[in-house]
RNA sequence: GGAGUCGGCCAGACAGUCGCGGCGCUUCUCACGAGGCGGCGAGGAAAGUCCGGGCUCCAUAGGGCACGGUGCCAGGUAACGCCUGGGCGGCGCAAGCCGACGGAAAGUGCAACAGAGAGCAGACAGCCGAACGACGUCGCGAGACGUGCGUGGUGAUGGUGAAACGGUGCGGUAAGAGCGCACCGCGCGCGGGGUCAACGCCGCGCGGCACGGCAAACCCCACCCGGAGCAAGACCGAAUAGGGGAGCAAUGGCGUCGCCCGCGCCGCUCCCGGGUUGGUUGCUCGAGCCUGGCGGCGACGCCAGGCCUAGAGGAAUGACUGUCCACGACAGAACCCGGCUUAUCGGCCGGCUCCGCCU
Numbered sequence: 001g002g003a004g005u006c007g008g009c010c011a012g013a014c015a016g017u018c019g020c021g022g023c024g025c026u027u028c029u030c031a032c033g034a035g036g037c038g039g040c041g042a043g044g045a046a047a048g049u050c051c052g053g054g055c056u057c058c059a060u061a062g063g064g065c066a067c068g069g070u071g072c073c074a075g076g077u078a079a080c081g082c083c084u085g086g087g088c089g090g091c092g093c094a095a096g097c098c099g100a101c102g103g104a105a106a107g108u109g110c111a112a113c114a115g116a117g118a119g120c121a122g123a124c125a126g127c128c129g130a131a132c133g134a135c136g137u138c139g140c141g142a143g144a145c146g147u148g149c150g151u152g153g154u155g156a157u158g159g160u161g162a163a164a165c166g167g168u169g170c171g172g173u174a175a176g177a178g179c180g181c182a183c184c185g186c187g188c189g190c191g192g193g194g195u196c197a198a199c200g201c202c203g204c205g206c207g208g209c210a211c212g213g214c215a216a217a218c219c220c221c222a223c224c225c226g227g228a229g230c231a232a233g234a235c236c237g238a239a240u241a242g243g244g245g246a247g248c249a250a251u252g253g254c255g256u257c258g259c260c261c262g263c264g265c266c267g268c269u270c271c272c273g274g275g276u277u278g279g280u281u282g283c284u285c286g287a288g289c290c291u292g293g294c295g296g297c298g299a300c301g302c303c304a305g306g307c308c309u310a311g312a313g314g315a316a317u318g319a320c321u322g323u324c325c326a327c328g329a330c331a332g333a334a335c336c337c338g339g340c341u342u343a344u345c346g347g348c349c350g351g352c353u354c355c356g357c358c359u
Base pairs, nucleotide, nucleotide: 001355002354003353004352005351006350007349008348009347010346012324013323014322015321016320017319018318020041021040023038024037025036026035027034028033043330047341048340050339051338052337053336054335055229056228057227058226062261063260064259065258068224069223070222071221072086073085074084075083076082087101088099089098090097091096102220103219107218108217109214110213124158125157126154127153128152131151132150133149134147135146136145137144138143166184167183168182169181170180171179185209186207187206188205189204190203191202192201193199233281234280235279236278243272244271245270246269247268248267252266253265254264255263288307289306290305291304292303293302294301295300325328
């Protein structure tokens, strides 16, 4: 200097004028209300509403089943499907990135097309002629040799496939084959290592190999799981009549998912008609933010100091002017918080890796 990778940060700036929503102080007014001053006023995703929790309610918050979810190990956390570290597998020269990554030696099931054969399989081509038979030749005979003709042997070679029942070599054989052996791989056991972990890194012993793949197929195992959501809910005020009709029904009906048990309540459901539909609260001080120290590889935790940072309810956060630059993206709160995912102009900072050059 180039290429790459990971992490963090910013999200046009400044000034003026006019506005808007809350809050505090204050002036006028009996009050309603009007004015003045001060301070605050969207985001890294406020988004999707996909997970997890706080909070609130249910006169079932109890038990069981089902449904559903999660799924290597250890840790962090209020909790999680999130995060951190580690293991294993894949990709990359590397930094690093990605992974629904428990169980297929419980059971059931699936595998299109191609192919001879798709699970404890299979002979299409090829190879063989050992064994039995057939035929031929030789032989007095026992038998020998030959043919590849029938029954056969073979999983080494070709071919098919995502996948064909370990690999290489030597021996062996009629030809072959873990058939035998050596090494590699695999499985089991023990010891060491590793958090007494995942793992299978190292050593020893045993086993010729059994146990192919798929569980984002059923299933098995372990763990989690009541439901609804701020239009939750609470209070005040206003209104009011519990009116008429139909149906069902006490082995019944209802009670905030499905089924059963248990518990509570006593009519329940639908239609018609009538009344009300205002205000306050919940509401933002919170698993909060910033700085420093300590512990930890880290996620994170502890301690000290400092800070207050939107809270509306048809819903504010804007408009104009001037100057400057690199000419400005995606997008806007609605109970709150932790995550994930998705969208995003451009720029800054730092760690690391690879390559080239110079000293």

Predicted 3D model of a 359-nucleotide RNA (Bacterial RNase P class A) from Rudaea sp. Rfam family: Bacterial RNase P class A. Gene Ontology terms of the family: ribonuclease P activity, tRNA processing and dimeric ribonuclease P complex. Its mean pLDDT, the model's own confidence on a scale to 100, is 76. It is recorded under the gene name rnpB.